[in-house]
This record gives sequence, C1' cells and structure tokens, in this order.
RNA sequence: AUAAAAUCUUGGGGCAAGGUGAAAAUCCUUACCGGUGGUAAAGCCCACUAACAAACGCAAGUUAGCCGAACAGGUGAAAUACCUGUGCCGACGGUCAAAGUCCGGAUGAUAAAGAUUUUGU
Repeated sequence: AUAAAAUCUUGGGGCAAGGUGAAAAUCCUUACCGGUGGUAAAGCCCACUAACAAACGCAAGUUAGCCGAACAGGUGAAAUACCUGUGCCGACGGUCAAAGUCCGGAUGAUAAAGAUUUUGU
C1' cells in the first nucleotide's frame, strides 16, 4: 500500500413577514431547505436510502413493485454538475383548514463515511 474479518463512532435541512378566515407554521403573496455513492464540483444526469409493500419464510428476514423535479446561454479538452438567467420538485398518518418546513412512527432504521484491531499478500 492492498484484500478480508471484527469492533466502535458518525450518519437530513427548512415557515420569517403579510393577507383571507371562526379556525391555516397546512390556503394565497413573498420566504426558507436540499441525505449518500458515481461523474468536471449535481435536490431536478445515473444509482442508493427512509415509508408502504405482492411473493417466499415457523420466525428473524430476503426480495419484486412503488418512490418527485431543468431548460437556455457562457467558459472549458471535458459540465443537464461550474458561472449567468429563468424555472421546477418534495413518502405516509395526524390536524378547528388542504403541510417539503408543525406533530407522529423515529431516543428508530438505512444508503454510506471514518477510526481502531487482527489476519493474509
């Protein structure tokens, strides 16, 4: 340095102001937010994760399915990623009223990242 194993740690942000109303952090105007890996640096290119879930399984669990959204110009060897402009998107259940931002499952789980140790090369 690299491969494998074990253990441990980390591992998602956001409603501010005004309007209507009996009632809205849910509607309207403006505001705010953006997990992980890949790739020229990405919420909207490819893939993964949470929730739900047919099937299989005694069970633990495994695994189909489901899962949103971008264009134009510029620079460059290379960008749907950078720069400029203008857009767009956001699971499920709850709620005096419809939620990406409040409450809940969740002091959870996971993609994954890192550290240490052991063994091999």